[in-house]
RNA sequence: AGAGUUUGAUCCUGGCUCAGAACGAACGCUGGCGGCGUGCUUAACACAUGCAAGUCGAACGAGAAAGCUUCCUUCGGGAAGUGAGUAGAGUGGCGCACGGGUGAGUAACGCGUAGGUAAUCUAUCCUUAUAUUUGGGAUAACAUUGGGAAACUGGUGCUAAUACCGAAUGGUCUUCAUUGCUGUUGGGCUAUGGAGUAAAGGUGGCCUCUUCAUGAAAGCUACCGUGUAGGGAUGAGCCUGCGUACCAUUAGCUAGUAGGUGGGGUAAGGGCCUACCUAGGCUACGAUGGUUAGCGGGUCUGAGAGGAUGAUCCGCCACACUGGAACUGGAACACGGACCAGACUCCUACGGGAGGCAGCAGUGAGGAAUAUUGCGCAAUGGGGGCAACCCUGACGCAGUGACGCCGCGUGAGUGAAGAAGGUCUUCGGGUCGUAAAGCUCUGUCAGGUGGGAAGAAAUGUUUAAUGGUUAAUACCCAUUAGAUUUGACGGUACCACCAAAGGAAGCACCGGCUAAAUCCGUGCCAGCAGCCGCGGUAAUACGGAUGGUGCGAGCGUUGUUCGGAAUCACUGGGCGUAAAGGGCGCGUAGGCGGUAAUGUAAGUCAGAUGUGAAAGUCCUGGGCUCAACCCAGGAAGUGCAUCUGAAACUGCAUAACUAGAGUAUUGGAGAGGAAAGUGGAAUUCCUGGUGUAGAGGUGAAAUUCGUAGAUAUCAGGAGGAAUACCGGAGGCGAAGGCGACUUUCUGGACAAAUACUGACGCUAAGGCGCGAAAGCGUGGGGAGCGAACAGGAUUAGAUACCUGGUAGUCCACAGCUGUAAACGAUGAUAACUAGGUAUAGGAGGUGUUGACCCCCCCUGUGCCGCAGCUAACGCAUUAAGUUAUCCGCCUGGGGAGUACGGUCGCAAGAUUAAAACUCAAAGGAAUUGACGGGGGCCCGCACAAGCGGUGGAGUAUGUGGUUUAAUUCGACGCAACGCGAAGAACCUUACCUGGGCUUGACAUCCCAAGAAUCUCCUGGAAACAGGAGAGUGCGUCAUUAGAUGAACUUGGUGACAGGUGCUGCAUGGCUGUCGUCAGCUCGUGUCGUGAGAUGUUGGGUUAAGUCCCGCAACGAGCGCAACCCCUGCCUUUAGUUGCCAGCAGUUCGGCUGGGCACUCUAGAGGGACUGCCGGUGUCAAACCGGAGGAAGGUGGGGAUGACGUCAAGUCCUCAUGGCCUUUAUGCUCAGGGCUACACACGUACUACAAUGGUCGGUACAAAGGGCAGCGACUUAGCGAUAAGGAGCCAAUCCCAGAAAACCGGUCUCAGUCCGGAUUGGAGUCUGCAACUCGACUCCAUGAAGUUGGAAUCGCUAGUAAUCGUGGAUCAGCAUGCCACGGUGAAUACGUUCCCGGGCCUUGUACACACCGCCCGUCACACCACGAAAGUCGGUUGUUCCAGAAGUAGUUGAGCUAACCCGCAAGGGAGGCAGGCUACCAAGGAAUGGCUGGUAACUGGGGUGAAGUCGUAACAAGGUAUCCGUAGGGGAACCUGCGGCUGGAUCACCUCCUU
Repeated sequence: AGAGUUUGAUCCUGGCUCAGAACGAACGCUGGCGGCGUGCUUAACACAUGCAAGUCGAACGAGAAAGCUUCCUUCGGGAAGUGAGUAGAGUGGCGCACGGGUGAGUAACGCGUAGGUAAUCUAUCCUUAUAUUUGGGAUAACAUUGGGAAACUGGUGCUAAUACCGAAUGGUCUUCAUUGCUGUUGGGCUAUGGAGUAAAGGUGGCCUCUUCAUGAAAGCUACCGUGUAGGGAUGAGCCUGCGUACCAUUAGCUAGUAGGUGGGGUAAGGGCCUACCUAGGCUACGAUGGUUAGCGGGUCUGAGAGGAUGAUCCGCCACACUGGAACUGGAACACGGACCAGACUCCUACGGGAGGCAGCAGUGAGGAAUAUUGCGCAAUGGGGGCAACCCUGACGCAGUGACGCCGCGUGAGUGAAGAAGGUCUUCGGGUCGUAAAGCUCUGUCAGGUGGGAAGAAAUGUUUAAUGGUUAAUACCCAUUAGAUUUGACGGUACCACCAAAGGAAGCACCGGCUAAAUCCGUGCCAGCAGCCGCGGUAAUACGGAUGGUGCGAGCGUUGUUCGGAAUCACUGGGCGUAAAGGGCGCGUAGGCGGUAAUGUAAGUCAGAUGUGAAAGUCCUGGGCUCAACCCAGGAAGUGCAUCUGAAACUGCAUAACUAGAGUAUUGGAGAGGAAAGUGGAAUUCCUGGUGUAGAGGUGAAAUUCGUAGAUAUCAGGAGGAAUACCGGAGGCGAAGGCGACUUUCUGGACAAAUACUGACGCUAAGGCGCGAAAGCGUGGGGAGCGAACAGGAUUAGAUACCUGGUAGUCCACAGCUGUAAACGAUGAUAACUAGGUAUAGGAGGUGUUGACCCCCCCUGUGCCGCAGCUAACGCAUUAAGUUAUCCGCCUGGGGAGUACGGUCGCAAGAUUAAAACUCAAAGGAAUUGACGGGGGCCCGCACAAGCGGUGGAGUAUGUGGUUUAAUUCGACGCAACGCGAAGAACCUUACCUGGGCUUGACAUCCCAAGAAUCUCCUGGAAACAGGAGAGUGCGUCAUUAGAUGAACUUGGUGACAGGUGCUGCAUGGCUGUCGUCAGCUCGUGUCGUGAGAUGUUGGGUUAAGUCCCGCAACGAGCGCAACCCCUGCCUUUAGUUGCCAGCAGUUCGGCUGGGCACUCUAGAGGGACUGCCGGUGUCAAACCGGAGGAAGGUGGGGAUGACGUCAAGUCCUCAUGGCCUUUAUGCUCAGGGCUACACACGUACUACAAUGGUCGGUACAAAGGGCAGCGACUUAGCGAUAAGGAGCCAAUCCCAGAAAACCGGUCUCAGUCCGGAUUGGAGUCUGCAACUCGACUCCAUGAAGUUGGAAUCGCUAGUAAUCGUGGAUCAGCAUGCCACGGUGAAUACGUUCCCGGGCCUUGUACACACCGCCCGUCACACCACGAAAGUCGGUUGUUCCAGAAGUAGUUGAGCUAACCCGCAAGGGAGGCAGGCUACCAAGGAAUGGCUGGUAACUGGGGUGAAGUCGUAACAAGGUAUCCGUAGGGGAACCUGCGGCUGGAUCACCUCCUU
């Protein structure tokens, strides 16, 4: 720091996703050790049990027991001492408001920060001063006696205090009055006077003074305590500025409310409370309401700014079962206090009682989830105490959990036979892998043995010294020194030794992002997946294995936060077309604001001071062996406040200026607006005339009108609406919009020149106004047009077309509505930044008599274009450039501009405006293709012009279908269908039925036997099975015997053979097709951000990307052409089997001699190149014409098939991966089938006849084939053929008669002398065999058919048509196929149309590329949401009722120790119980608001496999699309009105460029 994902590819916009870090985490797999941290995020749910707050005997009274000792004893026991002034309880003091927990509530002065308190308090602590005098009455404990189950409690009696209450004294205390100084909210200092207000003692020691006289008392003294007053410290209360979440679909809220006065209350200001008075107060800078939330230091992340968060630690706040209220106290409205109410739990003798873990442990519950009912006060800290000491679940430790961070280990070295084994393999090997084993070492951790810290400082006791106090060398206090005393952790850390490689590695991933790949299994299944996406038989993506990669006592997953995300943009984004400029103006608040000056100092800047707690982060240093962790110091903390200073800029104040803005004058332009009036043309209607049969309408028709006189035409009249020409990308207006003429009223802009005002300006949230068309209301009007509607057509349907036609369109109303593609899809204002050109309005200058021309200025309206900008397209002084100010708006697509709520509206509806859910895209611009019922140019038997066919008949053949045991398989538009098949009776043959074989019919290897081979018999359909006989070879070694080898046969064993089984969508090869179409590309350069473009486009030309010219291109390759073959002319060479001109012979046949001239054969050459001439053309290429020539512009034909397309065809030619099969899907045999037959299609043959049939006669080919062959010739047969059989291995012989043609005869238009199917009979040939199922011959039979509907095919010259001939295959079988020659036409104006193709251009929502894409209804399933009669909750408001405890007030006839009066009785003061009143919690009633759950029925939305109906959109998408509105319609949609271009195409006008 980026990456993946929209596309065929590209750039951009834009969302989604990933890589990082973090966590109080959880889950899965795994798990050796230690250190330091950390651990109920959920139910502020309920809690058993134990502990968490006591202490003081130096405040006070009282005061045990057990045990032990001694004595007595009737041995039962008793007494004394000790235990012990101990335990336990009580009065009293201090503490219990700290410490600890939790985050429910709280949007608040709660918190943070900075201040204030002249408006305050502060126990304990420190300090200063001073005092501590004198009296009194009670009461608990206790004793006794009652009540009660208990909790607890009553009566009587006794007693103490540092408990309680008087009196005295009193100051620098309080208060009042007066005075002065200072100072200002009620402050401080000072003086005088009046009034008021204190206390408590305890412990130790001593005898200097007094009294008794050992010694004590008083007293003195020390310490502790107490009172008063001042100060300090600490803590707390209150107040203020600023900051502190979301919702405006919460816009108004408020009666103690805002303020004042008097009074009360508090420690203290204050409506804090109360009475009265005033009517205020808060709010768009967000009141009120709702939702959510403890706040901060900090933590996580981030480069930062920010964002998220508020566990552990620290500060503050709030709370303590829920609600309320108070008491005590310095402080509480009090977690382990009290009272009341409520809910819950427990005890109960049913009468009553008890309780509050959000303290530490622990339990249940909830939950994905969170620990021990541990040890200790040794340390730190706290409470009490003089102290010892006691208490302390604060705290220190331990336990538990890999929950986190950090550290360590699981060994190290050597070791190649590269072991075994696994796995892969191209079978060679590779890999795990120096890894292991083996050898040599080490000893961390864990284990064992032994040693063994620091954390401890104090305090106390004791000794000594010094100082203080004092009368004092007592005592006491302080300091110093010595001794002694204290460790939960824990025998822990640490150290040494012992033994031993021994006890210690997993998890995730391996398609891309993203480091790391192979095999097997599976077969759109099972599954994976963060995104893109994998899986349909060769999965690097699923599962396993091997290998690899990453991290490592952990690793992954899930969740959450930040980051990446500049994806809310302050730093740091945008708005012409991607989401986004308000329809337009006026203007309020607000924001911003011209020039120069003076002052000020709010903003701003600088410096200083204070603060910004500690911890944390960062830096430096230090301590644990390191690190985590801890300690010390520093920095930082961008903030706030105060003080001082500066004065440029902003603000404010003052007085100015004129360049912004405005006013006045003159002038012309204009469809600017409103009202009234007037005109002509046209349509329709009415009246009359002329006139006659149609008119009208359409693609074509019909509905319709018309003989009752239409249409047409003439004249007159009526009425409404709109204003031709001028007219123009011309004018005006803010926009919507505005078009005949005249008049009246009226707004604005512009030009020129001066004068005046003096910043008066710009923008504009809310607000107000205007606002096309459609629509609504009321009333008019109504010619034309015309939603709806009716009828007629078209169509599969036709809600679209046609004929009519209603609302409406027109007018009025201060009418309503308030929306449009209300668009320049571009907010307003101001400034700056090359030009050119056109046009409208106005002015100026030169020239001119003038018209006018030229130059120039201002204002508007267009086009082109530079810089610059832009993703590109494009914009470009009328900016989308460069700046400034202000407003509006955007943040992925869909859901949706929808729902709900609010506002507006008569309604239609408008406006404001979500969410659930769902997708990984949606989108912009441009590129290359493809496509278009877009355009241009061009070509082709493509059409046209012709000739002949097919489609009708019969037959042949192939296919589909059907049938069948099987009818083997493949090929399916062109480019399957006389195709594979150049030939199915058996074989072929792959299919079916049945019979057999299992190392096999065939190949290699091994073992055994045997030569091979041949003949015969039996069974059988054959295959085969069984049997008999003959026969013994060849090579090598060897003397023989024999051994062995090669081929062959038989038997056996297993490796294997075999498969026309599957996959042509795993493949090779081969082939078809576009198409013999003219195209397809590359290198370098250039242009473009890029895909790409250029070249290859353009102007000509060609059969051709053929050539020429031009050109940011220059070259090149594969194609085209040429080179190759056949054919056409000539030359030459060579003449046998070919030929015969001349010569000779002849049986008259080139037969023979001879010859090679000619034909021919087959080799080599020549020839044709737009070469020559003329014309046209760009001095070109080329074209046209001509000459010559056998041939003329590629002479004709063939071979030759670019890059590619169609997952085209073929696994059944062959080859081949994978899969399947192995006594069968292999092999073999017989028979059957491939030949079936209601039917449909393709391709052919033969015909329908006279251009013919038939009979007879007579000519002329080419190219082939032939030995298991062709077969002359002879004979037989009507014939197919048969019997003989010459010749020929072929320019020699044979097949072999060519046929049409020509000549002559006959038939005379008929189902025929046409046609030959079908059938019967008789034969021939091939073959083992013609039944299923061959061909041919003869005789007989004689079907359909009289030229073929829609439609459709071939052919442009030696072609079509027509005629025959040959060959391959083949025993036999051709109407098929391949080839050959004979005869031999017609037509082409031309490119409008059909089809196919090429190039250019255009549109596109297509790219699997139009056989594309895609819209809506309906049907089914699922999901979320809305509405809904209701129903069930929560919360809150208002009005009442009610009124516990408590406080205050009042009363207080009952009760009453302290004080007062009184001799006493008693009275008084004061108090208590009780009553009443006020406030008030729970509770109850009524009625609203808000919100949530649920619901019959219902509405649209979304998503789903290949459902149904149409085809709305994308191309001119077949009616251009879209926007607003209204009506209609199964549905997409259609129609009307107005608007936009984000419409193609053609033409014209205008404008621009050159």
This is a predicted structure of a 1554-nucleotide RNA (small-subunit ribosomal RNA) from an uncultured prokaryote. Rfam family: Bacterial small subunit ribosomal RNA. The prediction has a mean pLDDT of 83.